[in-house]
RNA sequence: AUGAAUACAAGGGGAGAGCUUACUGUACGCAGUAACGCCGAAGGAGCAAACAUAUGUGAAUCUCUCAGGCAAAAAGACUCUUGUAGGACG
Numbered sequence: 001a002u003g004a005a006u007a008c009a010a011g012g013g014g015a016g017a018g019c020u021u022a023c024u025g026u027a028c029g030c031a032g033u034a035a036c037g038c039c040g041a042a043g044g045a046g047c048a049a050a051c052a053u054a055u056g057u058g059a060a061u062c063u064c065u066c067a068g069g070c071a072a073a074a075a076g077a078c079u080c081u082u083g084u085a086g087g088a089c090g
Stems, first nucleotide, its partner, number of pairs: 006085008018036001020035006037070003043066001044064003050057002
């Protein structure tokens, strides 16, 4: 002196599915409970190959929907930019 993986912070992008019905409350924006219908990209759970043989380890954007969500808002896996840490590589 170049500044990878990784971690954190800030900002941006970010899909899907009933503005359902009934009752209650209301500050009339909405909220809660129940019922049926749906979604998968918070979280959670399950598994393949392979390894192992102590009934095991083992991934996801796959599967399940416990949770969450189904106008807007909020959230949102993932991703981009910037910064800080870091110090692979040269």
Glycine riboswitch aptamer from Lentibacillus cibarius, 90 nucleotides, folded computationally. The model forms 91% of the base pairs in the Rfam consensus.